[in-house]
């Protein structure tokens, strides 16, 4: 630095992630070289072979024989051969001896220790070889291996007799201050002492070997150096207190004893110490460092590989040899193992180096060589050396090279892709031209590491060493390396492409298969699963996995917190311990300089250099922040003397308080009891009942008596550490605050451990016992109430004494001190006194600056700015659990985990949802009123059923007379059937042909097919029109949750939102809130807002009223004609009406209220008064709301069918629910007659006057009308007749008969007429709807759609014409503000027990 809790946001606080490293392991791949690495697990067991020997110049043998002598034989008589036997020269070399096996190599189990590291000390020590120095080596003696010989044993091996050496052993002799006793001088020192020197006495020692010799190599004493050890200390070194007390050789002292030495190391006595809160002891892990990852850096983390120290060698233990072991490849003794046995008994030790089993995810050859380096061993040659140098294995790591390099297209072919007659990408990529040759092959060349040593020869000269010179010696290796040849030839993976985090399509799967680090993808258009094309990273690699650091400031020293996110202990008092006022002087421990010494090498920086670079390697230097030592400084801290008064705390006075304990005392209330009065109820409750009461209750008087609390006062008042304290009052006790003056003189602060105090419940033992009241009992309440309400009631509630120790013991805010803007109230003093006022010191509030805070907030009473202490926190969940430990009778405190589990848990704020929160307001929302639905029939649409079908959508509200404004065929999409297959329809090109069509015939249910006649136009180019053939077909099949487009509803609610500004870290707010007002975010005001946009309103259209204009098919006043009658004519434009323009309403005015916007007036005027009715008009959005069947479209699916075409059937079924809706049930009415008035609309395949016939529908005839002319009569109502309250003259369904009318066609399944029958119903249960005025209601009256019609529906007309509104407490719905919130899929949310299944 990323992601990841939210609707966003800030903060905390976790979990991933990108980065480095590895002795790594797995997957996939793999050309080459160089330089490192390699059992991390079984310190399991190991076959086999090698890792430690050497010296014959120490010493006796023993073998051996070249040359020697001697002697024999043989011949060529010579330096010849042969046998043999002598001493010994030379070689080997078992055994004595004498040095090394204590070094080298491994390992890392033990060990929490002086084991390691560091820096010191031994005046308390040892040191083989090796250096230097001083000094010695005289003469003796006794043995023993080997060897012989004997015996036991299967072997291993041993007994025994006998003989020998020696640099093996032992005695004597010299011998230094070398040990030891006594005393001394001089110097030093650190407590015991310690150096030189010199006296006395005692004790102590040797080996010889080679050589002709020189001499050299050993051998003894002494000193001394080195080098290597051993001891002691200061620091420093894991976790765990759910390990807190630990020790008897323990801690110390004297005596002896061991040791190189000191030491309780051992031992005897004597003292009673020693360690521990600065962590003793017990428990678990672990080898320590140099260093190595990693990190800016402190720091985490490690301790392979190289180096240092330690341990440890099948486990345990024991010593001996030795300068050195308590000894890996040594010894005894015992477990455990394995092997050999003749069963007596023996042998063994890979954590050497190959190697083999095992075990593991998982670590290599039973290799070469001592040529070099180092080691023993010996005088040397030399031996020996699995240290070691080299090779072999493995991409195990880090370097470094390579697989080619120019050129090469408006870019092949192929593959993928897209908007697809075309593009894009793979891609200059290939091809294909040229050109190089690193690596690899193949030829060929090459000699660093070798100096030393030896050997031979020469110089020099101190005589055993120097230097020449020759000459010998190389495993790696014929390897590096060089040269040349041919010839792109021999050589690319892997991992990813939602975000982090570089990389994008297409297909396939369809919560399947499967991916995932973390968040998360997959449920039919997946960039996230699987596969391809392409990208992107790395690259002989590349990915995962594992661990460690890093990011993490997320253990915080650098560098965190603790009001509410984790977190302040309930309070106090106080030990240790931390910190600590002013002045001076000493000291110098801390501090701070300079110096010395050490901080090994390697590695680390950084600079040279050496392999063709690098990795590695090699000089060099820096650093190694540390330790120790010394010399100086003193400012601060210490430590130490003196002093000082300001912190601190005392004395004198004043004050203030519910401040503790103990006692008297008091009155009102409440119970009870006693006795009147008095009668039928009380009491409770939303509402009731239990419960008390006639056996006399409540209610009221009075008399008594018991407990237990203390009305007002009483108050962001008071006192106390905190829990906590209230009537009055005495007594003890303590606290605080002021004022002046004294006194001590820093005596402070804060405090782990511990002590003590601590509400209410609880407990123990004794009191009391009124009220109240857990628990229980009862009555309501509920679905149910183990609850809430009521009646009762016990333990407690109160007292003493003892325990208990915990609470939202909160100011969720630890103590103390010191600074740091203001305002205001108020409690106690002082001061001054005046019911003013300010001052000051102490407490208790409230608002703010600045600051601080993540915000909310705090804000001298700090959550601000410092300083010192003490307690606490480190992700949610398991958990304050469980175990353990300790308190406590007892419940039960205190301390207090893990496993597993989640991505998250959380704070603060913020918009909006929503609350049976609040406020304010609206709406036929309620209330008031009127008329219905819900009962009945019948229409109609729905669920359900049913059926071959009963097509399909629409389903609260916002489906249900809804698509559908017209289903008998058609329509139809459904079912049964028959047809058909470029297809029913249309376009286009080319071709044929003269048709198409009509009218008849045959077949068929019909589509269709067959025959027959008739029958084209022409400018000759065609045009139609039908057949073939070619390309485009078609699907009302899915998916409205891919879509456009419509469109429902909240809702015609008044709201939804931008620019700039401005306030917030920021989501956001402000604007848009507030006070008013309005039908309105309508307007004024006020204002960190100012404007602005979509809404609102207005502007558009009908209507109400008037002017003008115009006047026919409307109209007729006044004139003239004229009719029975009529604008029926002439005219005429007044008037009504028609339909163009145009006025007209704005609170204009008056007159109250109001800043103003506005509001009210039966306010004038006015046809209309305060939006004048009524309509178009529907913000930002919500509901994945409908609608893929109305069109349109993306997928997806069907192509002799899911297309198309016909006959017929169904969409009309019918036990039943439901909505909607017409007709009623009657007299405000039904019937008859007779009179009177509308408006908007339709109309030539039409609408019909009128005439004729029919009861009628209707027919038959026939004007007029392409319409203000003609179709054309409204009906309630009005006037008069009858019915008389009944299933009727109500009501009409149903069913019979007859008939009309449309249509190819009314069987299923039309309308209408007439006769005739004449159901159900006599005002409707729970519960429900419209509807505020020309409305509700009521009356008819038109159109659409259509052959007709199932219209009671649906849209318009106009007639007639009320009622009511007190009001906003309730129901529903909506707006604004405001509150709360764990809700944001937003209360149809979240959630949180139980059960039951798994």
């Nucleotide at each position: 630095g990323a992601g990841u809790u939210u609707g966003a946001u800030c903060c905390u606080a976790g979990c991933u992630c990108a980065g480095g490293a590895u002795a790594a392991a797995c997957g996939c791949u793999g050309g080459c070289g160089g330089c490192g690495c390699a059992c991390a697990u079984a310190a399991g067991a190991c076959a086999u072979g090698c890792a430690a020997g050497u010296c014959g110049a120490a010493c006796g043998g023993a073998c051996u024989u070249a040359a020697c002598u001697c002697a024999u034989u043989c011949u060529u008589u010579a330096c010849g051969a042969u046998u043999g036997a002598g001493a010994g020269c030379g070689g080997u070399u078992a055994g004595u001896g004498g040095c090394g096996g204590a070094c080298u190599g491994g390992u890392g189990a033990g060990u929490a220790a002086c084991a390691c590291g560091u820096a010191a000390g031994c005046a308390a020590c040892c040191u083989g070889c090796c250096u230097a120095u001083c000094a010695g080596a005289g003469g003796g003696g006794a043995a023993u291996a080997a060897c012989a010989g004997u015996g036991a044993g299967a072997a291993a091996u041993c007994a025994u007799u006998g003989c020998u050496a020696a640099u093996a052993c032992c005695g004597c002799a010299u011998a230094u201050g070398c040990u030891c006793a006594c005393a001394g001088u001089a110097c030093c020192a650190c407590a015991u002492g310690g150096u030189a020197c010199a006296g006395u006495g005692a004790g102590g020692a040797a080996a010889g070997g080679a050589g002709c010799a020189a001499u050299c190599c050993g051998c003894u004493g002494a000193u001394a150096g080195a080098u290597g050890g051993g001891c002691u200390u200061g620091c420093g070194u894991c976790u765990g207190a759910u390990u807190a007390g630990c020790u008897a050789g323990u801690u110390g002292g004297u005596g002896g004893g061991g040791u190189a030495a000191c030491g309780g190391c051992c031992u005897a006595c004597c003292a009673a110490g020693g360690c521990g809160a600065c962590g003793a002891u017990c428990a678990g892990u672990a080898g320590c460092c140099g260093g190595a990852c990693u990190g800016a850096g402190a720091g985490g983390u490690u301790g392979a590989a190289c180096g240092g120290c330690c341990a440890c060698a099948u486990u345990g233990g024991g010593a001996c040899u030795g300068a050195g072991a308590u000894a890996c490849g040594g010894c005894c003794c015992a477990g455990a193992c394995u092997c050999c046995u003749a069963c007596g008994g023996g042998a063994g030790g890979c954590a050497g180096c190959a190697g083999u089993c095992g075990g593991g995810a998982a670590u290599a050859u039973u290799g070469c060589g001592c040529a070099a380096u180092g080691g023993a061993g010996g005088g040397a040659a030399c031996u020996c050396u699995g240290a070691c140098c080299c090779a072999g294995c493995c991409a195990u790591g880090c370097c470094g090279c390579g697989u080619g390099a120019a050129g090469g297209a408006u870019g092949g072919a192929g593959g993928c892709c897209c908007u697809a007659c075309g593009g894009g990408u793979c891609g200059u990529a290939a091809a294909c031209u040229u050109c190089u040759u690193u690596u690899g092959u193949c030829a060929g060349g090459g000699g660093a590491u070798a100096a030393c040593a030896g050997a031979c020869a020469g110089u020099a000269c101190g005589a055993g060493u120097a230097c020449u010179g020759u000459u010998u010696u190389g495993a790696a290796g014929g390897u590096a390396c060089c040269u040349g040849a041919a010839g792109a030839a021999u050589a690319a993976g892997c991992a990813u492409c939602g975000g982090c985090u570089a990389a994008c399509u297409c297909c396939g799967u369809g919560c399947c298969a499967g991916c995932a680090g973390c968040c998360g993808c997959g449920g039919u258009a997946a960039u996230a699963c699987g596969g391809a094309g392409g990208a992107u990273g790395c690259g002989a690699g590349c990915g995962u996995u594992a661990u460690c650091c890093g990011g993490a400031u997320u253990u915080a020293u650098u560098g965190g917190g603790u009001u509410u996110a984790a977190a302040g202990g309930g309070u106090g008092c106080g030990u240790a311990g931390g910190c600590g006022g002013a002045a001076u002087g000493u000291u110098a421990a801390g501090u701070c300089a300079g110096c010395g010494g050490u901080g090994a090498a390697a590695g680390u920086u950084c600079c040279c250099g050496g392999c063709u670079c690098a990795a590695c390697c090699g000089g060099g230097u820096c650093a190694g922040u540390g330790c120790c030592g010394u010399u100086g400084a003193u400012a601060c801290u210490g430590a130490u003397g003196u002093u000082c008064u300001u912190g601190a705390a005392u004395g004198c006075g004043g004050u203030c308080a519910a401040g503790g304990u103990u006692g008297g005392c008091g009155g009102a209330a409440u119970g009870u009891g006693g006795u009147g009065u008095g009668u039928a109820g009380c009491g409770g409750u939303g509402a009731a009942a239990u419960g008390c009461a006639u056996a006399g209750a409540u209610a009221u008087g009075c008399c008594a008596u018991a407990g237990a609390a203390c009305u007002c006062c009483g108050a962001u008042a008071g006192c106390g550490a905190a829990g906590g304290c209230a009537g009055c009052u005495g007594a003890c006790c303590g606290g605080a605050c002021c004022u002046g003056c004294a006194u001590u003189g820093a005596c402070g602060c804060u405090g782990a451990g511990g002590c003590a105090c601590g509400a209410a419940a609880g407990c123990g033992u004794g009191g009391g016992g009124a009220u109240c009241a857990a628990a229980c009992a009862g009555g309501a309440u509920u679905a149910g109430a183990u609850a809430c309400c009521c009646u009762g009631g016990u333990a407690g509630u109160c007292c003493a004494c003892g325990c208990u120790g915990u609470a939202a013991a909160c100011g969720a805010u630890g103590g103390a001190c010191a600074c740091u803007c203001g305002u205001u109230g108020u409690c106690g003093g002082c001061g001054a006194u005046a019911g003013a006022c300010a001052g000051u010191c102490g407490g208790c509030g409230g608002c703010u600056a600045a600051g601080c805070g993540a915000a909310a907030g705090u804000g001298a009473u700090a959550a601000g700015u410092g300083u010192c202490c003490c307690a606490c926190c480190u992700g949610g969940g398991g958990a304050g659990u469980a175990c353990g430990g300790u308190c406590g009778c007892a419940a039960g405190g205190c301390u207090g985990a893990a496993a597993c589990u989640c991505a998250a848990a959380g704070g603060a704020a913020u918009u909006g949802a929503c609350g049976g929160g609040g406020g304010c307001c609206c709406g036929c929302a309620c209330a008031a009123g009127c008329g219905g639905u819900g009962g009945a029939g019948c229409a109609u649409g729905u669920g359900g059923u049913u059926u071959a079908a009963u097509u399909c959508g629409a389903u609260g509200a916002u489906a249900c007379g809804c698509g559908a404004g017209g289903a008998a065929c058609c329509u139809u999409a459904c079912c049964c059937g028959g047809g058909u297959u470029a297809g029913a329809a249309u376009g286009c090109a080319a071709g044929u042909u003269g048709a198409a069509u009509a009218u008849g015939g045959g077949c068929g249910a019909a589509a269709g097919u067959u025959c027959a006649u008739a029958g084209u136009c022409u400018u000759c180019g065609g045009a139609c029109a039908a057949c073939u053939u070619g390309c485009g077909a078609g699907g009302u099949g899915c998916u409205g949750c891919a879509u456009g487009g419509u469109u429902g509803u909240c809702g015609u609610c008044a709201g939804c939102u931008c620019g700039u500004g401005c306030c917030g870290u920021g989501a956001g707010g402000u604007g848009u809130c507030g006070g008013g007002u309005u039908a309105a975010g309508u307007c004024c005001c006020a204002u960190a807002a100012c404007g602005a946009g979509c809404g609102c309103a207005a502007c558009c259209c009908c209507u109400a009223c008037c002017c003008u204009c115009a006047g026919u098919u409307g109209c007729c006043a006044g004139c003239u004609g004229g009719u029975c009658a009529a604008g029926c004519a002439g005219g005429g434009g007044a008037c009504u009406c028609u339909g163009g323009g145009g006025g007209a309403a704005c609170u204009g005015c008056c007159u109250g209220c109001g800043c103003a916007a506005g509001c009210a007036g039966a306010g004038a005027g006015g046809a209309a008064g305060g939006c004048g009715g009524g309509g178009a008009u529907g913000a930002c959005g919500u509901c994945a709301a409908a609608u893929c069947a109305g069109c349109a479209c993306g997928g997806c699916c069907c192509u002799u069918a899911c297309g198309u075409c016909c006959g017929g059937g169904g969409c009309g079924a019918c036990a039943c629910a439901c909505g909607u809706g017409c007709u009623a049930c009657a007299a405000u009415g039904g019937u008859c007659g007779g009179c009177a008035c509308a408006g908007a609309g339709g109309g030539c395949a039409g609408c019909c006057a009128c005439c004729u016939g029919g009861u009628g529908a209707c027919a038959g005839g026939g004007a007029g009308c392409u319409a203000a002319u003609c179709c054309a009569u409204a009906a309630a109502g009005c006037c008069g007749g009858u019915c008389u309250c009944a299933g009727u003259c109500c009501g009409g369904a149903u069913c019979g008969g007859a008939g009309u009318c449309u249509g190819c066609a009314a069987c299923u399944c039309g309308a209408c007429u007439c006769c005739g029958u004449g159901a159900a119903g006599c005002u409707g249960g729970a519960a429900u709807c419209g509807c505020u005025a020309g409305u509700a209601a009521u009356c008819g009256c038109g159109c659409a759609u259509c052959a007709g019609c199932c219209a009671u529906g649906g849209c318009g007309c106009g007639g007639u014409g009320a009622a009511u509104a007190c009001g906003u407490u309730c129901c529903c719905g909506g707006g604004c503000c405001u509150u709360g919130c764990a809700c944001a899929c937003a209360c149809c949310g979240c959630c949180c027990g139980u059960c039951a299944a798994g």

Notes
The RNA shown here (small-subunit ribosomal RNA) has 1398 nucleotides and comes from an uncultured bacterium. Its Rfam family is "Bacterial small subunit ribosomal RNA". Gene Ontology terms of the family: structural constituent of ribosome and ribosome. Its mean pLDDT, the model's own confidence on a scale to 100, is 83. The sequence is in RNAcentral, with records from ENA and SILVA.